[in-house]
About this RNA: Small-subunit ribosomal RNA, central domain from uncultured marine group I thaumarchaeote, 353 nucleotides, folded computationally. The coordinates come from a structure-prediction model, not an experiment, and the mean pLDDT is 86. It matches the Rfam family "Archaeal small subunit ribosomal RNA". Rfam links the family to the GO terms structural constituent of ribosome and ribosome. Rfam 15.1 lists 709 matches to the family in 491 species. Lineage of the source: Archaea > Thermoproteati > Nitrososphaerota > Marine Group I.

Context: one part of a larger RNA
RNA sequence: UUGGGCCUAAAGCAUCCGUAGCCGGCUCUGUAAGUUUUCGGUUAAAUCUGUACGCUCAACGUACAGGCCGCCGAAAAUACUGUAUAGCUAGGGAGUGGGAGAGGUAGACGGUACUCAGGAGGAAGGGGUAAAAUCCUUUGAUCUCUUGAUGACCACCAGUGGCGAAGGCGGUCUACCAGAACACGUCCGACGGUGAGGGAUGAAAGCUGGGGGAGCAAACCGGAUUAGAUACCCGGGUAGUCCCAGCUGUAAACUAUGCAAACUCAGUGAUGCAUUGGCUUGUGGCCAGUGCAGUGCCGCAGAGAAGUCGUUAAGUUUGCCGCCUGGGAAGUACGUACGCAAGUAUGAAACUU
Numbered sequence: 001u002u003g004g005g006c007c008u009a010a011a012g013c014a015u016c017c018g019u020a021g022c023c024g025g026c027u028c029u030g031u032a033a034g035u036u037u038u039c040g041g042u043u044a045a046a047u048c049u050g051u052a053c054g055c056u057c058a059a060c061g062u063a064c065a066g067g068c069c070g071c072c073g074a075a076a077a078u079a080c081u082g083u084a085u086a087g088c089u090a091g092g093g094a095g096u097g098g099g100a101g102a103g104g105u106a107g108a109c110g111g112u113a114c115u116c117a118g119g120a121g122g123a124a125g126g127g128g129u130a131a132a133a134u135c136c137u138u139u140g141a142u143c144u145c146u147u148g149a150u151g152a153c154c155a156c157c158a159g160u161g162g163c164g165a166a167g168g169c170g171g172u173c174u175a176c177c178a179g180a181a182c183a184c185g186u187c188c189g190a191c192g193g194u195g196a197g198g199g200a201u202g203a204a205a206g207c208u209g210g211g212g213g214a215g216c217a218a219a220c221c222g223g224a225u226u227a228g229a230u231a232c233c234c235g236g237g238u239a240g241u242c243c244c245a246g247c248u249g250u251a252a253a254c255u256a257u258g259c260a261a262a263c264u265c266a267g268u269g270a271u272g273c274a275u276u277g278g279c280u281u282g283u284g285g286c287c288a289g290u291g292c293a294g295u296g297c298c299g300c301a302g303a304g305a306a307g308u309c310g311u312u313a314a315g316u317u318u319g320c321c322g323c324c325u326g327g328g329a330a331g332u333a334c335g336u337a338c339g340c341a342a343g344u345a346u347g348a349a350a351c352u353u
Base pairs, nucleotide, nucleotide: 004324005323006322007307008306012321014201015200016199017198021194022193023192025088026087027086029084030083031082033081034080035077036076037075038074039073040072041071042070048066049065050064051063052062053061054060091191092188093187094186095184096183097182103177104176105175106174107173108172109171110154111153115149116148117147118146119145120144121143125136126135162169163168206247207246208245209244210243211242215241216240220236221235222234223233258320259319260318261317262316263315267297268296269295271293272292273291274290275289276288277287278286279285280284302309303308326353327352328351335346336345337344338343
């Protein structure tokens, strides 16, 4: 290589967009490049196959015939693929309609609590723990009331509820922007799928510059515990956490499960839209059923080493991409690229077992 795999054994890129490439719905007609058939030529010798003959047999040798693998030319076939023209509507897209949503960005406003500060009351403790101590406190703490300031956050509602490609998104209102579902079946007419390179987005931490800093809190300092305690517990506390502009580009970035399409039993929740019937009628709501979409549980067949998966597949198939090939050395070294740095990406070998 052939082949076998990728939830948990090695292996699905963090996610999406998209270039080349690969793959691609239904129908008519043309063409005949791929494809198929026939014929001709060629395909040195040796080798190979068959027959006959020669060494006593055989291996071996000789003769004749044939074959393999291809290549070239001619003639024909047209199912499939390609290609060209014309058309179709089931894929895809556009449009219209009323709804759903913590989808994004920006602005305005609000709420409780914490902390701090001022004022009033009050008088000896408070705090903390398994127990303590460090710590705060007669310069009046803790506690109660009141006034104000600042920053961060957004209880209840809240739901294996919703939205988003993923990361993620939760006070209220407004503006702008985007996506999906449903219904209609008006328009375009295969415009599609995947996607090497490439591009964009990408939690937390971290970095650069400028703000901000209430609470929390790496580092650090104390108090305890302990044989020790560079920890767990307690008292403090700086970066940071927050905002703006840029960088970084990684996570158990997980459903450890790539994307798209088709097919293959039932049951039962909640969500959105549409619809049929009934009830109440007040724009609306409730009950029972049906269809579509996403989201859960449980399970038939089937699959699987099992756990389990099971129309949201890990079942049965197809297309395309990525990745794996014993453990360690090692995601290291070297080189290259990117980065301010931290580092990231790519990524070995000797040796060992």